RNA sequence: AGAGUUUGAUCCUGGCUCAGAAUGAACGCUGGCGGCGUGCUUAACACAUGCAAGUCGAACGAUGAAGCCUAGCUUGCUAGGUGGAUUAGUGGCGCACGGGUGAGUAAUAUAUAGGUAACGUGCCUCUUAGUCUGGGAUAGCCAUUGGAAACGAUGAUUAAUACUGGAUACUCCUUCUAACUCUAAUGUUAGUCGGGAAAGUUUUUCGCUAAGAGAUCGGCCUAUUUCCCAUCAGCUUGUUGGUAGUGUAAGAGACUACCAAGGCUAUGACGGGUAGCGGGUUUGAGAGGAUGAUCCGCCACACUGGUACUGAGACACGGACCAGACUCCUACGGGAGGCAGCAGUGAGGAAUAUUGCACAAUGGAGGAAACUCUGAUGCAGCAACGCCGCGUGGAGGAUGACGCAUUUCGGUGUGUAAACUCCUUUUAUGAGUCAAGAAAAUGACGGUAGCUCAUGAAUAAGCACCGGCUAACUCCGUGCCAGCAGCCGCGGUAAUACGGAGGGUGCAAGCGUUAUUCGGAAUCACUGGGCGUAAAGGACGCGUAGGCGGGAUGCCAAGUCUGAUGUGAAAUCCUAUGGCUUAACCAUAGAACUGCAUUGGAAACUGGUAACCUAGAGUAUGGGAGGGGGAGAUGGAAUUAGUGGUGUAGGGGUAAAAUCCGUAGAUAUCACUAGGAAUACCGAAAGCGAAGGCGAUCUCCUGGAACAAUACUGACGCUAAGGCGUGAAAGCGUGGGGAGCAAACGGGAUUAGAUACCCCGGUAGUCCACGCCCUAAACGAUGUUCACUAGUCGUCGGGAUGCUAGUCAUCUCGGUGAUGCACUUAACAGAUUAAGUGAACCGCCUGGGGAGUACGGUCGCAAGAUUGAAACUCAAAGGAAUUGACGGGGGCCCGCACAAGCGGUGGAGCAUGUGGUUUAAUUCGAUGAUACGCGAGGAACCUUACCAGGGCUUAAAUGUAAGUUGCAUUAUUCAGAGAUGGAUAUUUCUUCGGACUACUUACAAGGUGCUGCAUGGUUGUCGUCAGCUCGUGCCGUGAGGUGUCAGGUUAAGUCCUAUAACGAGCGCAACCCCUAUCGUUAGUUGCUAGCAGGUCAUGCUGAGGACUCUAACGAGACUGCCGGUGCAAACCGUGAGGAAGGUGGGGAUGACGUCAAAUCAUCAUGGCCCUUAUGGGCUGGGCUACACACGUGCUACAAUGGUCGGUACAGAGGGCUGCAAACUUGCGAGAGUAAGCGAAUCCCUUAAAGCCGGUCGUAGUCCGGAUUGGAGUCUGCAACUCGACUCCAUGAAGUCGGAAUCGCUAGUAAUCGCGAAUCAGCAUUGUCGCGGUGAAUACGUUCCCGGGCCUUGUACACACCGCCCGUCACACCAUGGAAGUUGGUUGCACCAGAAGUGGCUAGUCUAACUGUUUACAGGGGACGGUCACCACGGUGUGAUUCAUGACUGGGGUAAAGUCGUAACAAGGUAACC
Repeated sequence: AGAGUUUGAUCCUGGCUCAGAAUGAACGCUGGCGGCGUGCUUAACACAUGCAAGUCGAACGAUGAAGCCUAGCUUGCUAGGUGGAUUAGUGGCGCACGGGUGAGUAAUAUAUAGGUAACGUGCCUCUUAGUCUGGGAUAGCCAUUGGAAACGAUGAUUAAUACUGGAUACUCCUUCUAACUCUAAUGUUAGUCGGGAAAGUUUUUCGCUAAGAGAUCGGCCUAUUUCCCAUCAGCUUGUUGGUAGUGUAAGAGACUACCAAGGCUAUGACGGGUAGCGGGUUUGAGAGGAUGAUCCGCCACACUGGUACUGAGACACGGACCAGACUCCUACGGGAGGCAGCAGUGAGGAAUAUUGCACAAUGGAGGAAACUCUGAUGCAGCAACGCCGCGUGGAGGAUGACGCAUUUCGGUGUGUAAACUCCUUUUAUGAGUCAAGAAAAUGACGGUAGCUCAUGAAUAAGCACCGGCUAACUCCGUGCCAGCAGCCGCGGUAAUACGGAGGGUGCAAGCGUUAUUCGGAAUCACUGGGCGUAAAGGACGCGUAGGCGGGAUGCCAAGUCUGAUGUGAAAUCCUAUGGCUUAACCAUAGAACUGCAUUGGAAACUGGUAACCUAGAGUAUGGGAGGGGGAGAUGGAAUUAGUGGUGUAGGGGUAAAAUCCGUAGAUAUCACUAGGAAUACCGAAAGCGAAGGCGAUCUCCUGGAACAAUACUGACGCUAAGGCGUGAAAGCGUGGGGAGCAAACGGGAUUAGAUACCCCGGUAGUCCACGCCCUAAACGAUGUUCACUAGUCGUCGGGAUGCUAGUCAUCUCGGUGAUGCACUUAACAGAUUAAGUGAACCGCCUGGGGAGUACGGUCGCAAGAUUGAAACUCAAAGGAAUUGACGGGGGCCCGCACAAGCGGUGGAGCAUGUGGUUUAAUUCGAUGAUACGCGAGGAACCUUACCAGGGCUUAAAUGUAAGUUGCAUUAUUCAGAGAUGGAUAUUUCUUCGGACUACUUACAAGGUGCUGCAUGGUUGUCGUCAGCUCGUGCCGUGAGGUGUCAGGUUAAGUCCUAUAACGAGCGCAACCCCUAUCGUUAGUUGCUAGCAGGUCAUGCUGAGGACUCUAACGAGACUGCCGGUGCAAACCGUGAGGAAGGUGGGGAUGACGUCAAAUCAUCAUGGCCCUUAUGGGCUGGGCUACACACGUGCUACAAUGGUCGGUACAGAGGGCUGCAAACUUGCGAGAGUAAGCGAAUCCCUUAAAGCCGGUCGUAGUCCGGAUUGGAGUCUGCAACUCGACUCCAUGAAGUCGGAAUCGCUAGUAAUCGCGAAUCAGCAUUGUCGCGGUGAAUACGUUCCCGGGCCUUGUACACACCGCCCGUCACACCAUGGAAGUUGGUUGCACCAGAAGUGGCUAGUCUAACUGUUUACAGGGGACGGUCACCACGGUGUGAUUCAUGACUGGGGUAAAGUCGUAACAAGGUAACC
């Protein structure tokens, strides 16, 4: 510090996710030791048991143990004295501390800084003064007595530091007076009326009282501060203030009475929700965010609610009273209790410890002290809960052992790891010794820490991960299953992603997971973001609060800056040093605590104030521009309707039609009349307005802006939350109006349907007046204002200057457009009319969907508008640009693509292939173009892969090792369908080792079994289309572009010109082969002109190379020449020449790539599968089936023909397991015999169409030949299933073929025959070749199909066979409404009224004091009564909130459901608001 994830790729926006740190944690697996810390986050739920607050006899009466002394004597008892342990009670102090918890509390709290002249303070310290004199009770104890108990009642008696009268007291409190103080409040001092004290004990000490001071601890008050919701906007009656009281330690509406009507609030009152606050902790670079365990400070609480008492202090955790809930005891009458103290229990929960030891230390209470108490505290126990430290051994050790894993079978990894040798002892175990903590004594910890000795490598390693992010890879299993997953995603038979294993990586007594927080996230942006198109500028204006504000001067000092002082507790963090062996931990010191307050100073800036200025802003004057607004008046054109005339059969409408109108006279045309709406031309990138918007002419009223020149005011300004106003269309209300147009609706078409598009009609509405509505893609998708920052070209309004005086030029101010620098931008683009650079203010945004929805509020007559969520769900949604692909987008071009022609297919019969069906099997593959006379260029057996039957277990190849054998071979024979099995006969070499053969075993074979979607190789297709790329440079953030585009040209990315491109490669072309012309060379088996010989005849022979031909080498053609056009390339011309002319004609040759195209059955090959079978062999059958459908062909339907007779002319091939002449024979297929030829020599081999004659005469024929019967030939082991051919006989369909569709542009189509491969033979009508005869047509590119280039749109990229929308049906999820129902909280009204406090009191009782009438009165007190306040409780009525509810609404999710096809291309009616 970043990374993954939207796309085919890119940049951006934007969310989701990850890597880090942390925790009072929990869970899973694992677990050796020690130190220091930490440990109910949930039920402030309920609690058994024990302990957690007592102490003082030196306050008091009483009790009176041990011990001691004395006396008596029955020597162990009694009596007396002394002594004072012990303690229930009275009394004093403490119990308000310490300890726990966080329920309540959003301010009666916390934090920081202040105030108290408005206050208190036990114990403690200091100072001053005092401590005199009386009195009456009471608990205990004793007696009687009630009750189950708790606990009492009555009588008698007793003490005090308990209670109490009096004296004294300047200073204390209080009334009044005076002076002083900044004093109105207040305070100080002086005087004055009245009032108030004490406790003893003793040797001192120790106590007590009054006053003052201090210290400590508190009370109260003020300022600032502290979470979310405005879908909480108004709240308040003791409320705000005053006067007089009450009350308190003290100020105060704190309380009471009276008076006034105030007080708080957008700087968020009131209400609701949540929450103890801080020091700190955690994260972060910081600013911030989250948090408030342990430790420290403050607050609040103590079963729930209320109340006071005592006291210095409480409205009191282990006190009291009352009410309530709960639990327990009970003799049923009545009582008792409060762990949020320490342990512990139950419950809850994912989850949190021992009913331990000690007061030794530190501290606390009481005491004079000894001492007692102390679950505070110090320690120990449990827990890897956290942090820190240590260990599980060290050195050597290669045959790189075994095992395991893997393998290309060679090896490699685990791995110096182990074994083995030597060494050490931290830890462990056993034993011994022994601190500090303790200043005199006293040690829970403690069998302590530490130290020493002994034993012995001995007691001690796991967890997670290994597709990317992210360090780490292989094998096996599984087969979209099981499963994984933080995100992207993995798994459908070769999974580095699942499970196991081997290996590796990371951390380590831990490791992972889960949860939570911060970070990364600049993803709420103060530091530090945005708003044209990604989310986001309010529809527009005016203006209030608020925010901000021109120039110059003086003063003030609020902001600001600076100095000083106080405070900012300690701990923590940081730095330094020190102490535990180190560290964690601890100690000491420093720094820091960024804050607040007080005070001194400065005066630039902001602010305030005083008085000025004119540049901002405004006012006055002038002449112009304008569809600016409102009202009224007046036109013409057109549509429609009506009336009349002319006139006759149609009109209208559409792609085409029909509905519709018309013989009752339409349409058309003429005249007149009526009515409503809109205003052609001008008209424009033009004008005006704040926006919406505004368009005939004239008149009236009226707003604003620009310009020019002077004068005036003197900052009067900008923006603008709330607020107010304006606001298209549609819609609503009332009343008019209604020509045209036209939702709804009706009809006609279209269509599978057509509730649409098209057509014929047609009502609201559109128009006017008044009143509502208040929204639009209300858009420049761009808030308003000000300033600054290159230009150029238009246009509108005003002004100025110049001259050549114009329909002129230049300049300038204001508006409105285009283009374009700098700059900005993700890009597109913007660019003085900014989206640039700055300033001010407002509005708005924070992933997509759910949703602009629900609920609530406000507005509205309604429709609805405005404000505006959540649950749930996804990992994307989106912007701009790029490359493709596609379009029922555009442009250009090509092709037998269409057109123009010729001939076919589709109809018939047959052949052949395929589908389907059948079958035991009909083997397998190929399936749009690019399968279907295809693999197969030869299925009777074989082939053969299929089926049935009966059989084999290694036939063929290759060996090795071991063992056994003597065969092998040949021949005969039996059984059998055969394979095979049985039997018989024969029989080797040898150096005796063996060779050779056979058999057995093991390894090894074999498979046309699966996967062409694991592959190689080969092939098809686009397509012989003209394309496909690279290097360097340049452009772009980038994907990419340029080059390869543009203008021409070409068959061609062929070439030329231009050009940020210049070059190059694979393709094109050429080079290669055949063919067309000529030449040279060479002449046998080919040829024969001339010469010679010969034959019935023939190059037959001699001879020849002239010719043809053969086969090798050359020539030739290149737009080279001419004319025209053009810059050039090039094109044109029946041009010349030439055998051939513009690629002369054909062939071979197939770029980058596409189709997971075809082939595992040509072959090769990974993986998987079979191994007495999915292998090998045999016989027979099948691949040849047959209702049917399709493809490819052959033969025909006839006279351009059939048939008969005669007759002519090829080329290219093949031949010894062969081709076979001639001859004989058969009607023929053929047979017999046999010459020649391994072939330019011989043979196949008669070419056919053609030509010359004859016949047939338009018919199912002398066409056509299928089918069938009979008889044969040939091949072959064998022609039944299932061959070909021949002869005789038979003589089917068919008379030119529907929709549709195929081939072909010249030696081509058409037509005619010939040959070859395979092959015993044959399906030869197929395929591949060969020659003979030999046409027609092309105007042209509108259309169909395919292709190429450029451009455009795109929501497509598996790329239109794409994408994608909505209803319905099924399942699940969350949510809204809902008759209602159950709770919580709370307002108001009323009832009620315990305990307590206060007021009143005529009843009852009454020791202290007073008086005297002395057993009576008074004062005072207690009880009782009553009034006020008030908790619980109750009734009624509201508000709010949680949950639930038959039914119901939409929403979301979900592999392959239904119906359509709305959107994306002109998406087939442009889309959208």
Background:
Small-subunit ribosomal RNA from an uncultured bacterium, 1473 nucleotides, folded computationally. The RNAcentral record of the sequence draws on ENA and SILVA.